A computed fold for a 96-nucleotide RNA from Sporolactobacillus mangiferae, annotated as SAM riboswitch aptamer (S box leader). Rfam family: SAM riboswitch aptamer (S box leader). Gene Ontology term of the family: regulation of gene expression. The sequence was found by an Rfam model in a public genome assembly. The coordinates come from a structure-prediction model, not an experiment, and the mean pLDDT is 78. NCBI's taxonomy places the organism under Bacteria, Bacillota, Caryophanales, Sporolactobacillaceae, Sporolactobacillus.

């Protein structure tokens, strides 16, 4: 890459550094020189697995905890509507 399952109305910013675009696509709406994308430093959130913990007879199973470890996230419901009432996009886990 590809396909295969599970989420997607909760939740968390502040700096350097760069210098015109982000917000998938198309139509709106928006954020943006009172600094967009990247990208890097700390800070943070807990959605996924692993781990710890409490519950439990149990190595079942399931949780409102913990932020340790892998990943991931941190403007607006996956910003709203729409092709397609998820066949897209995003994340995790798992296999080729």
């Nucleotide at each position: 890459u590809u396909c295969u399952u599970a989420u997607c109305g909760a939740g968390a910013g502040a700096g350097g550094c760069g210098g015109a675009g982000g917000g998938a696509c198309c139509g709106g709406c928006c954020c943006u020189a009172u600094g967009a994308a990247g990208u890097u430093u700390c800070a943070g959130c807990a959605a996924c697995g692993g781990g710890c913990g409490a519950u439990g007879a149990a190595a079942a199973a399931g949780c409102a905890g913990c932020a340790c470890c892998g990943u991931g996230c941190u403007a607006a419901u996956u910003c709203c509507g729409g092709a397609a009432u998820g066949a897209a996009g995003a994340u995790a886990a798992g296999a080729a």